Predicted 3D model of a 358-nucleotide RNA (Bacterial RNase P class A) from a Dictyoglomota bacterium.
The sequence is in RNAcentral, with records from ENA.
Rfam family: Bacterial RNase P class A. For this family Rfam cites "Identification and characterization of small RNAs in Yersinia pestis" (Beauregard et al., RNA Biol, 2013).
A source record names the gene rnpB.
The model forms 97% of the base pairs in the Rfam consensus.

[in-house]
RNA sequence: GAAGUAGACCAGGCAACCGCGGAGUCUAAAGACUCCGAGGAAAGUCCGAACACCAAAGGGCAGGGUGCUGGGUAACACCCAGUCAGGGCGACCUGAAGGAAAGUGCCACAGAAAACAAACCGCCUAAGGUGAAAAACACCUUAGGUAAGGGUGAAAAGGUGAGGUAAGAGCUCACCAGCAGAAAGGGUGACCUUUCUGGCUUGGUAAACCCCACCCGGUGCAAGGCCAAAUAGGAGGGGUUGAGGUGGCCCGCCGACCCUCGGGUUGGCCGCUUGAGGCAAGAAGUAAUUCUUGCCCUAGAUAGAUGGUUGCCACCCUUAAAAGGGAUACAGAAUUCGGCUUAUGGUCUGCUUCUUCC
Numbered sequence: 001g002a003a004g005u006a007g008a009c010c011a012g013g014c015a016a017c018c019g020c021g022g023a024g025u026c027u028a029a030a031g032a033c034u035c036c037g038a039g040g041a042a043a044g045u046c047c048g049a050a051c052a053c054c055a056a057a058g059g060g061c062a063g064g065g066u067g068c069u070g071g072g073u074a075a076c077a078c079c080c081a082g083u084c085a086g087g088g089c090g091a092c093c094u095g096a097a098g099g100a101a102a103g104u105g106c107c108a109c110a111g112a113a114a115a116c117a118a119a120c121c122g123c124c125u126a127a128g129g130u131g132a133a134a135a136a137c138a139c140c141u142u143a144g145g146u147a148a149g150g151g152u153g154a155a156a157a158g159g160u161g162a163g164g165u166a167a168g169a170g171c172u173c174a175c176c177a178g179c180a181g182a183a184a185g186g187g188u189g190a191c192c193u194u195u196c197u198g199g200c201u202u203g204g205u206a207a208a209c210c211c212c213a214c215c216c217g218g219u220g221c222a223a224g225g226c227c228a229a230a231u232a233g234g235a236g237g238g239g240u241u242g243a244g245g246u247g248g249c250c251c252g253c254c255g256a257c258c259c260u261c262g263g264g265u266u267g268g269c270c271g272c273u274u275g276a277g278g279c280a281a282g283a284a285g286u287a288a289u290u291c292u293u294g295c296c297c298u299a300g301a302u303a304g305a306u307g308g309u310u311g312c313c314a315c316c317c318u319u320a321a322a323a324g325g326g327a328u329a330c331a332g333a334a335u336u337c338g339g340c341u342u343a344u345g346g347u348c349u350g351c352u353u354c355u356u357c358c
Stems, first nucleotide, its partner, number of pairs: 001354010012313007020037007039330001043341002046339005051220004058251004063216005068082005083097001084095004098211002103209002105205003120150002122146010158176006177201001179198008224270004234261005244254003277296008315326004
């Protein structure tokens, strides 16, 4: 210098003027003053919770989710630390990572055969036939043996070697791989290391059904509550022999109203921002995170405020300088938090590989 990899941080600053939303104080009122006023993603609404209502949700079925180990957390499909597997020269990255000798199913095309099990070619044996009779040999047909070799496929019934055989074959043996079991050692554990034994060998697929373990009630702030206004004490139907609610079904529970038509009102307040809150220091822990102390209050609109102008500084470009010019990404709260994912401008740091120079 180039390429890469992991992480952290910032999101222009200050002042003046004008304007907008909210809170407080003063004021009879108009109004005046003071303070506060978007984000790292406010986004997607994909997970997990708080909160509210329905039994402060109980039993069963169905259904759904999660799926290596340990820890963190209010909780999680999140985070941290590890194990194993895979990828990369490497820094490092990725993984819904239980079970396929419980069962069922599937494995396209090709291929003889895609799983309790395969003979297409080839190899071998026997019988028959042909080559003028016989032997040998070659070819053809039939019956059988054979998983060494060829060919097909993503995947073909362990691999290499020796023995063995008609030819072959875990048929036998040695070594290796894998499986099952046992023992010793290390680790909280997933798991790792070593040794021994066994039958010789068992395809893949569970983001296919399924089995196993654990977890899950439903609806979402348009939840839900209150006030005001309007009106009809209207018409029809159903209902204590159980309407209606509990939003998959059954039970159970609550228990007197419910549905349709026509008409009326369609304003305001609460919930609403003090919260698993923020900042700093110290402590525990590898870390995620937790604890203690101190300080702080930092948006709550309802068609929806958070904007504009000017000056200085900061950034970039031109220039010797003076000076001049320019840019500012993605995007914007709507009950609130914790995550994930996606969009996006820049700065810095650690580490890896390669090249060049000293």